[in-house]
RNA sequence: AUAGAAAAUGCCAAACCUGUUAAGAAACUGGCAUGGAAAACUACGGGUCUUUAGAGAUAGCCGAGUUGCCUAAU
Numbered sequence: 001a002u003a004g005a006a007a008a009u010g011c012c013a014a015a016c017c018u019g020u021u022a023a024g025a026a027a028c029u030g031g032c033a034u035g036g037a038a039a040a041c042u043a044c045g046g047g048u049c050u051u052u053a054g055a056g057a058u059a060g061c062c063g064a065g066u067u068g069c070c071u072a073a074u
Base pairs, nucleotide, nucleotide: 001074002073003071004070011036012035016031017030019028020027021026040066041065042064044063045062046061047058048057049056050055
């Protein structure tokens, strides 16, 4: 540097429940653990959703870009 079979020192946290915010999609706090090797970041392309049609949400829908952990193997 390539790659990701098995795993986890360590990390994140879906659904659901509690509370707060928002018109809404949703976001955040706490609990839980379906899962994740980028489920870290960026709305750039596509998709989906909301809309007061101005605009927004989603990175745990896919692709792309940037950075990063671990490790059998080469």
A computed fold for a 74-nucleotide RNA from Desulfocapsa sp., annotated as c-di-GMP-I-GGC riboswitch aptamer.